Predicted 3D model of a 352-nucleotide part of an RNA (small-subunit ribosomal RNA, central domain) from an uncultured bacterium.
Context: one part of a larger RNA
Formats: sequence, C1' cells, structure tokens
RNA sequence: CUGGGCGUAAAGCGUGCGUAGGCGGUUGGUUAAGUCUGCUGUGAAAGCCCCGGGCUCAACCUGGGAAUGGCAGUGGAUACUGGCCCAGCUGGAGUGUGAUAGAGGAUGGUGGAAUUCCCGGUGUAGCGGUGAAAUGCGUAGAAAUCGGGGAGGAACAUCAGUGGCGAAGGCGGCUCACUGGACCAUAACUGACGCUGAGGCACGAAAGCUAGGGGAGCAAACAGGAUUAGAUACCCUGGUAGUCCUAGCCCUAAACGAUGAUCGCUUGGUGUGACGGGUACCCAAUCCCGCCGUGCCGUAGCUAACGCGUUAAGCGAUCCGCCUGGGGAGUACGGUCGCAAGGCUGAAACUC
Repeated sequence: CUGGGCGUAAAGCGUGCGUAGGCGGUUGGUUAAGUCUGCUGUGAAAGCCCCGGGCUCAACCUGGGAAUGGCAGUGGAUACUGGCCCAGCUGGAGUGUGAUAGAGGAUGGUGGAAUUCCCGGUGUAGCGGUGAAAUGCGUAGAAAUCGGGGAGGAACAUCAGUGGCGAAGGCGGCUCACUGGACCAUAACUGACGCUGAGGCACGAAAGCUAGGGGAGCAAACAGGAUUAGAUACCCUGGUAGUCCUAGCCCUAAACGAUGAUCGCUUGGUGUGACGGGUACCCAAUCCCGCCGUGCCGUAGCUAACGCGUUAAGCGAUCCGCCUGGGGAGUACGGUCGCAAGGCUGAAACUC
C1' cells in the first nucleotide's frame, strides 16, 4: 500500500457549525505540473535469466547479451486532471420580492380545573388503606359537605392526530413585544460563491454537583405496617434529598430509524400536513395537477433471513467516522477534562 464490512451478527461519532485536507457544474483561451511519447545520461561488478566457451560431465570458471522498481536532462503531444490569469454562462449554491403553516427558541404578563394546607359553617364516629389487614388519621371533632374565604407550588384535561416544529437533545393553557429556521410562488440580482469535514468550537434528556431561593403533589434514601422460611423487595402508611426557579458545572443514554452527510438515477397504489395552479366571474366544497414534508402497502432489485423498497437496506458518485473472535474490559496504566461523581482516550498477561 492492499481486502471485506457497519438496520438486527463486531461496527454510523448524540447533534450541528466549521479550519486544514479530499472531492467538485458549464464554454472558450493560456500553461504544460500530473499524464503520454522520442532521444541522451545514469542505474558498478558479481548474482538471477538467455546464447556461447573451458575443466571427460556437472558443480565451478569464463565471453557476450538481456534485465534492473527507477532517477535526471532534453525535444515533443494536449484528450483528461491540475495551475493561472483571462474571458464568459446559469442549471448547482445564495440573495431579493410576495405569501403560508407551525408545542421552533428566549423574556415578561396572565387564566381556569385539580391536589395539599390554613380560617369559618353544618355534622358525628368513624376515615383511610388492602387480596385480606395493620401501621396511620380522628371526641383536642377527623372523613364528608357547604358557602365561603384565604395561602402556595407544580402541571397544563378536552382540542390531540397514524398531526405539527426543531440539527439533535427536545418542544403542548392564553397573551404583548423580541428572535431562528422551513416550504411555496416569482424569476429581478450574484455568478460555482459548492459538498464533505481530521483537529477545533457550540448545543446536548434524565440523574448528579456548587451557591442562593422555592417546596403543593410526587418521591430514591430512611422509618413503620404487612407478606414470607427469610423479604434489606413487590403491597400499605409516612417521608428527606430531588423534582421547580436563578447563575455556574457535569457531557452520559436502548442520545434508536439501533440505518453518517450531500448529489444523481430507478415501475406503482393509498392516506395525511403546508403552499401554488386548474375545474370559463368570486367564495366554499369536491376533483385533478405541481412542489415540499410525513405515514402505510408493495414492483424490480437487494438481504443470511427478518425485512428494506423514490423518506432504500436498490443502482452510482464524493468526503468523514467506525469494525476485525468471546472473556479479561470499557478494566489497568499514562495523559487530559471535572469541585466531586466521574467523562474522554484506552491496553496486556492469562483463558476459551
């Protein structure tokens, strides 16, 4: 340097932005680095290979030739790749204009239902809980109920969807202003400005950590009651961290579509969401068409099978990541990050 792979067997980084690098649309010109070609030099000898010669043959010795990954110089070719500057192009990409949908993000304000607690009225002996019970609560008046009244925190029933938005994590009451992205139509503008992306940077559920607040409900730990042979559990009664907010860390996951990103190509059917066009005025409905998204079923093809199947796991192209028998082990050691917990990187002996 080279092979085969990565949905479920080992294997796609949790996600994005992006540096270097790799790769890159179309026309003409130029150059001639890559590429192709002629010539020259060099590529020691011996050895290997070919043709001869000498020891009776051979080994061995010996003459000549060929070969020698190549390298350098020089002359030339210009299809492809590259450079350059150049001159362009509009299909890729982006901008503008118009319009649309949306739990996209962050801040503030605000609403009702419910739980809990407090105050008050009615009311009297139970309530609660379970398979059955007990712990627990209640005559110091509980539970229930009412009209009430009040406090406080957290989450937003119905709408709700096989639905929508977001790069992923994720996002759901209402609302003012702030803000990111997407799609559609248009074809005015830029003119290859593109794709991928080692390092790097940013985001990143839950749990956990630091400081300060908050604390209704729920609830690790913990306590008690049951169950049981035991019961450090499952069930019950309580209950603290935590769950919530602000600021800062942590950086993991079955972070899953267990499926990297981008582009092109390849029979169909049927839903659904947004937009646009058509159905001879307009509106609505319906139907048809286009584009983008999101589901299901299936053709060819693929697959070990399951299954995938224009949202590919089909057929091609570019770039990155990763795998290479099981255990030992995501361990040890070292490095690095972290307040810590621990994260990232990541072996070997030995053994089957």